[in-house]
């Protein structure tokens, strides 16, 4: 790189160097941003996934005179110890579809257009596990 699953409104920033961009993705909003952007060290957090350990609860199997512990699965809690990931906006919002609903227009009970709002899906993205 590419497939598969699992999450994606929680969480968590300071100094240094650098010098205009950033917030992935046409567009359109809304924001950060010389009171320093991205980027790149340093230090410090954070808790997502995977491992590890440690307690709790449930199960199995052996083996004993009997309990009890050692050993496996299974579910839960802690720990930041390990291998990643992260630390302004919900992935910052919309985007593609459908449902419903409001507003305006044609148009007449019905429909159709155009502007919006909910709410659900997919899509892309991102990050882990696992596989090519």
């Nucleotide at each position: 790189u590419u497939c598969u699953u699992a999450u994606u409104a929680a969480g968590a920033g300071a100094g240094a160097c650098g010098g205009a961009g950033g917030g992935a993705c046409a567009a359109g909003g809304c924001c950060c941003u010389g009171u320093g952007a991205a980027g790149u060290c340093u230090c410090g957090g954070c808790a997502g996934c995977g491992g590890g350990u440690u307690c709790c609860g449930g199960g199995a199997g052996a083996a004993u005179g009997u309990g009890a512990a050692u050993u496996c699965c299974c579910g839960g809690a802690a720990c930041a110890c390990u291998g990643u990931g992260c630390c302004a906006c919900u992935u910052c919002c919309u985007g593609c579809a459908a449902a419903c609903u409001c507003c305006u227009g044609u148009a007449u009970u019905u429909a159709c257009a155009g502007a919006g709002g909910u709410u659900u899906g997919a899509g892309a993205g991102a990050u882990a596990a696992g596989a090519a």

SAM riboswitch aptamer (S box leader) from Evansella clarkii, 132 nucleotides, folded computationally.
It matches the Rfam family "SAM riboswitch aptamer (S box leader)". Rfam links the family to the GO term regulation of gene expression.
Taxonomically the source falls in Evansella (Bacteria, Bacillota, Bacilli, Caryophanales).
The coordinates come from a structure-prediction model, not an experiment, and the mean pLDDT is 79.